[in-house]
RNA sequence: CAUCCAGAGGGGUGGAGGGACUGGCCCUUAGAAACCCCGGCAACCACCGAGGACCUCGCGGUCCGAGGGCAGGUGCCAAUUCCAGCAGGCAAGCAGCCUGGGAGAUG
Numbered sequence: 001c002a003u004c005c006a007g008a009g010g011g012g013u014g015g016a017g018g019g020a021c022u023g024g025c026c027c028u029u030a031g032a033a034a035c036c037c038c039g040g041c042a043a044c045c046a047c048c049g050a051g052g053a054c055c056u057c058g059c060g061g062u063c064c065g066a067g068g069g070c071a072g073g074u075g076c077c078a079a080u081u082c083c084a085g086c087a088g089g090c091a092a093g094c095a096g097c098c099u100g101g102g103a104g105a106u107g
Base pairs, nucleotide, nucleotide: 001107002106003105004104009038010037011036012035013034017027018026019025021085022084023083024082039077040076041075043074044073045072047068048067051064052063053062054061055060081103086100087099088098089097090096
């Protein structure tokens, strides 16, 4: 700096936690975390690339780039980042909804 309402799980070992934090609410002995194997997803990087901009007499060079497929690198495969947390607004009995911010995750 960009993205985070899409997408994608089986087995083995293991044996009580996990969902970042706090609160809530969930998942979990019909087996949590972690590790391994296999499989899958497709965001970023890498790759291809319609087209465009700039420099150049020219050859050529630099940059942007719709889109594409692949699965090489990173990542990911319960719940919108599970919801909220701070500020403002709608509503106001509660619930609820919207916008921005913060925090976090990934590149």

RNAcentral holds the sequence, with entries from MGnify. Predicted 3D model of a 107-nucleotide RNA (SAM riboswitch aptamer (S box leader)) from a soil metagenome. The model forms 97% of the base pairs in the Rfam consensus. The prediction has a mean pLDDT of 79.